Predicted 3D model of a 76-nucleotide RNA (transfer RNA) from Candidatus Hydrogenedens sp. The sequence is in RNAcentral, with records from ENA. Rfam family: tRNA. Rfam classes the family as a transfer RNA.
RNA sequence: GGGCCGUUAGCUCAGUCGGCAGAGCAGGUGACUCUUAAUCACAAGGUCACUGGUUCGAAUCCAGUACGGCCCACCA
Numbered sequence: 001g002g003g004c005c006g007u008u009a010g011c012u013c014a015g016u017c018g019g020c021a022g023a024g025c026a027g028g029u030g031a032c033u034c035u036u037a038a039u040c041a042c043a044a045g046g047u048c049a050c051u052g053g054u055u056c057g058a059a060u061c062c063a064g065u066a067c068g069g070c071c072c073a074c075c076a
Base pairs, nucleotide, nucleotide: 001072002071003070004069005068006067007066010025011024012023013022019056028042029041030040031039049065050064051063052062053061
């Protein structure tokens, strides 16, 4: 230098044909319990890495950038 993959909630990941963004775990509140744990219920938590473009509408498509991973090439 070239190619490919990844970046979504605090963590691990779904969502891949464009149509109001989800789960599990963790944390919070309540129930239960003598108490804790376990269990159950409820609520909260997101600029979908960033910038631009396409579109009536973008996590999703296109371009660029950043970070991480893998492969190839080059160099002394």